[in-house]
């Protein structure tokens, strides 16, 4: 330097046709227990990598930029 692919919770990852942002581990509290785990309920946690642009409305369309993983050279 091209090409393609990811980037959403602390972690590992969904998200349908653009219409309310989520699982699972983790963390907190709370039942249960003599007590700890497992188990049960509840909860906190989110600049959807960034700036713009399209659109009543964008996590999802577009466009430049980061950073990354493969491939060409």
């Nucleotide at each position: 330097g091209g090409g393609c692919g990811g980037u959403u919770a602390g972690c590992u990852c969904a998200g349908c046709u653009g219409g309310u942002a989520g699982a699972g581990c983790g963390c907190u509290c709370g039942c249960c227990u003599u007590a700890c785990a497992a188990g049960c309920g509840a909860g906190a946690g989110g600049u959807c990598g960034c700036c713009g642009g399209u659109u009543c409305g964008a996590g999802c369309c577009c466009g430049g930029c980061a950073c990354u993983g493969c491939c060409c050279a």

Record summary: Predicted 3D model of a 73-nucleotide RNA (transfer RNA) from Conexibacter sp. NCBI's taxonomy places the organism under Bacteria, Actinomycetota, Solirubrobacterales, Conexibacteraceae, Conexibacter. Its Rfam family is "tRNA". It is annotated as a transfer RNA. Its mean pLDDT, the model's own confidence on a scale to 100, is 83.